[in-house]
RNA sequence: GCAGAAGGUUGGGUGAUCGCUGCAAUCUGCCUUCGGGUGGUUUGGAGAGGAAAGUCCGGGCUUCAUAGGGCGCGAUGCCGGAUAACGUCCGGGCGGGGUGACCCGACGGAAAGUGCCACAGAAAUGACACAGCCGCUUUGGCGGCAACGGUGAAAUGGUGCGGUAAGAGCGCACCAGCGGUAUGGUAACAUAUCGGCUUGGUAAACCCCAUCGGAAGCAAGACCGAAUAAGGAGGGGCUGAGGCUGCCCGCUGACCCUCCGGGACGGUCGCUAAAGGAGCACGGCAACGGGUUCCGUAGAGAGAUGAUCACACAAAGACAAAACCCGGCUUAUAGACCUUCUGCCUAC
Numbered sequence: 001g002c003a004g005a006a007g008g009u010u011g012g013g014u015g016a017u018c019g020c021u022g023c024a025a026u027c028u029g030c031c032u033u034c035g036g037g038u039g040g041u042u043u044g045g046a047g048a049g050g051a052a053a054g055u056c057c058g059g060g061c062u063u064c065a066u067a068g069g070g071c072g073c074g075a076u077g078c079c080g081g082a083u084a085a086c087g088u089c090c091g092g093g094c095g096g097g098g099u100g101a102c103c104c105g106a107c108g109g110a111a112a113g114u115g116c117c118a119c120a121g122a123a124a125u126g127a128c129a130c131a132g133c134c135g136c137u138u139u140g141g142c143g144g145c146a147a148c149g150g151u152g153a154a155a156u157g158g159u160g161c162g163g164u165a166a167g168a169g170c171g172c173a174c175c176a177g178c179g180g181u182a183u184g185g186u187a188a189c190a191u192a193u194c195g196g197c198u199u200g201g202u203a204a205a206c207c208c209c210a211u212c213g214g215a216a217g218c219a220a221g222a223c224c225g226a227a228u229a230a231g232g233a234g235g236g237g238c239u240g241a242g243g244c245u246g247c248c249c250g251c252u253g254a255c256c257c258u259c260c261g262g263g264a265c266g267g268u269c270g271c272u273a274a275a276g277g278a279g280c281a282c283g284g285c286a287a288c289g290g291g292u293u294c295c296g297u298a299g300a301g302a303g304a305u306g307a308u309c310a311c312a313c314a315a316a317g318a319c320a321a322a323a324c325c326c327g328g329c330u331u332a333u334a335g336a337c338c339u340u341c342u343g344c345c346u347a348c
Base pairs, nucleotide, nucleotide: 001344002343003342004341005340006339007338008337009336010335013311014310015309016308017307018306020047021046023044024043025042027040028039029038030037031036049319053330054329056328057327058326059325060324061217062216063215064214068249069248070247071246073213074212075211076210077209078092079091080090081089082088093107094105095104096103097102108208109207113206114205115202116201117200130149132145133144134143135142136141157175158174159173160172161171162170176198178195179194180193181192182191183190184189221269222268223267224266231260232259233258234257235256236255242252243251276295277294278293279292280291282289283288
């Protein structure tokens, strides 16, 4: 210099004017049960994101009865750790890819059982012999075999030597696989050694094993105020309604559903201080943990965060905008910048 790998930061800036939504202060109108409520003026200060998104996982919080149990169903799936929890993250193992930095993996069990394996092929699982090889033969066949050929994604371990009538783990060596033992490791697993010679694939098919999971969601829900009727009709119900919302058992024990008609349809809380952010040192390989200092950061309820102008840069700015909160994953993203590392080439 070129080509790459991993990770991180930023996501438009400055000024002026006019708006929008909360908050605080000031002055003030109206209502009032005198607690307060509601509107207006002026001033000050605050006001989207790294993904606020998809709503795909996990948790907090709330209600459903402080009565549960079993089955079913769903999710996850190498090992160890982190965490409130996770399908996330960190570290490690194994397999695969790359010259490499590094990347990818639904990665438990096929020797519990069942199913499936298209086409081709003789045969797709405890079955079989098409072409062929060998021996015998009364030339009709009978017996032995699976090395070689052919089919297929896959053919009952592979290669070589011996052996044989021809062959065959029949014997041996090496390799693969399986099992045992020893050593190392918390473990996944690795290494060494021994054994009998061998067991097709598929679990993103059912299934088995292990672990986890009650349901509904802030329009959850709590409180105050107002209104009010024990309204009418039909159906179901102590031979059990309704209740933790699939089923069963158990428990509880009188209401439930549909239609018609009427009343009310306001306020407060939940609500943003939270598993919060930034810095520093400590423990840990790390995820992370405990400690300490500093910071104060939208909270609406038809739903605010915008518009115009000027200036600089290549530019009109990329993707996109909260609605209970948090941890993740995934997806979108113009441009700018930083750190570490790899390969090749060149120069010293």
This is a predicted structure of a 348-nucleotide RNA (Bacterial RNase P class A) from a Chthonomonadaceae bacterium.
The gene name in the source record is rnpB.
It matches the Rfam family "Bacterial RNase P class A". It is annotated as a ribozyme.